RNA sequence: CUUCCAUCAAGAACGACCGAGGGACAGGCCCGUUGACGUCGUAGCAACCGGGAGCCCGAUAGGGACCAAAGGUGCUAAAUCCUGCUCGAUACGAGGCAGAUGGGAA
Numbered sequence: 001c002u003u004c005c006a007u008c009a010a011g012a013a014c015g016a017c018c019g020a021g022g023g024a025c026a027g028g029c030c031c032g033u034u035g036a037c038g039u040c041g042u043a044g045c046a047a048c049c050g051g052g053a054g055c056c057c058g059a060u061a062g063g064g065a066c067c068a069a070a071g072g073u074g075c076u077a078a079a080u081c082c083u084g085c086u087c088g089a090u091a092c093g094a095g096g097c098a099g100a101u102g103g104g105a106a
Stems, first nucleotide, its partner, number of pairs: 002105007013042005021031003025084004043076003048072002051067002055064003080098001085095004
């Protein structure tokens, strides 16, 4: 980089450095010299992989619920900020496309 599966309306900050853009893309709408974004440090959120003497199902392999959060990621403005395409419809709903994260495969 490609591909498969799952999830995405919850949750979670301070400090230092940097210095003008940033929120993937487009149209909006927001954030930003009252210092955003990014990097580092500490802290936190969460429970995808990983852990579990135990509980439930199972002949077994294994699976499910639950518990904890060592470790591996990830995340800590706004619903993935909204929309983008189709259908129903009318200020919305359902399904997709795209994107993000995790695990697997090659």